[in-house]
RNA sequence: CGGGGCGUAGCGCAGUCUGGUAGCGUACUUGUCUGGGGGACAAGGGGUCGCAAGUUCAAAUCUUGCCGUUCCGACCA
Numbered sequence: 001c002g003g004g005g006c007g008u009a010g011c012g013c014a015g016u017c018u019g020g021u022a023g024c025g026u027a028c029u030u031g032u033c034u035g036g037g038g039g040a041c042a043a044g045g046g047g048u049c050g051c052a053a054g055u056u057c058a059a060a061u062c063u064u065g066c067c068g069u070u071c072c073g074a075c076c077a
Base pairs, nucleotide, nucleotide: 001073002072003071004070005069006068007067010026011025012024013023020057028044029043030042031041032040033039050066051065052064053063054062
């Protein structure tokens, strides 16, 4: 320098193909059970979907640019 993957809740991920307004596990908070710890059950809170712009009635999803990360290749040595 060229090409590809990834970026979504504290952490790990799904959802993107086929646009309809965001979810699962775990963690966290509260309550109940348990003599306590641990654990089980129930309820609840938490996300500008990397950033910006565009298309659309509507964008995590489509288009463009950029950023971060990672892999492959090329180049130099």